Predicted 3D model of a 119-nucleotide RNA (SAM riboswitch aptamer (S box leader)) from a soil metagenome.

[in-house]
Formats: sequence, C1' cells, structure tokens
RNA sequence: UCUUAUCAAGAGUGGCUGAGGGUUGGGCCCGAAGACGCCACAGCAACCGGCGGCGGGAUGUUCGCAUCCCGCGGUUAGGUGCUAAGUCCCGCCCGUCGAACGCGACGGGGAAGAUAAGA
Repeated sequence: UCUUAUCAAGAGUGGCUGAGGGUUGGGCCCGAAGACGCCACAGCAACCGGCGGCGGGAUGUUCGCAUCCCGCGGUUAGGUGCUAAGUCCCGCCCGUCGAACGCGACGGGGAAGAUAAGA
C1' cells in the first nucleotide's frame, strides 16, 4: 500500500511528566482540581491462536470409533487491540417528514479513520 470483516455494547486506578488534546475544517467537548503521552498494575472484548461442548459433512474403520473440514456456542495465564463522549457530531450523495433546493429531524449510501486477519 491492497483485500476482507467489524465499529450504538464493554472496561480504570496509581506513578512520572507538564500543555495542549479529541486524525483534518466547522461545531462541541476534555484539560493546571493536571488532560494528551509514557510506565506499572487492574480490567474489557473475543479478531487470530489454544482447549472443551453441541450439530452437520467427508475419509478411514477391527463398526467401538479415529482423523479432517464447516457451523454454533463456551472458555482462555498465548498474539494483537481497547478501557471520555456512537468512529463525540457534522462535512459528499440520495430518500422521507416538517411552509420544505439552501434549515432541521430521521433513514440509506459514500469519503476519511481505527482495529484485526490475510496479501
């Protein structure tokens, strides 16, 4: 960089540091009662891996079963990730409704981003 999947749920304390941070523009938030970041410990989740369970299929069979694959669900001291706000909201396109192209609400899609797995 590309592909695929997911993104309305969930989960914080302490130490260090010291001014910005929430990707970009606008909004709106967080922040010297110390944010962001780093470290430690704790936790959440279940994408990958491991280990059980149930169901289905294939192959083999000494017909007891064994091995492999798929699906669902459980668990997890492994690999990542995550632990303010929906990915904080909007930004582009379409639709529905509202005195209604321009505004607002809702819905669908897109763009961008994040994470995982693979290339």

The sequence is in RNAcentral, with records from MGnify.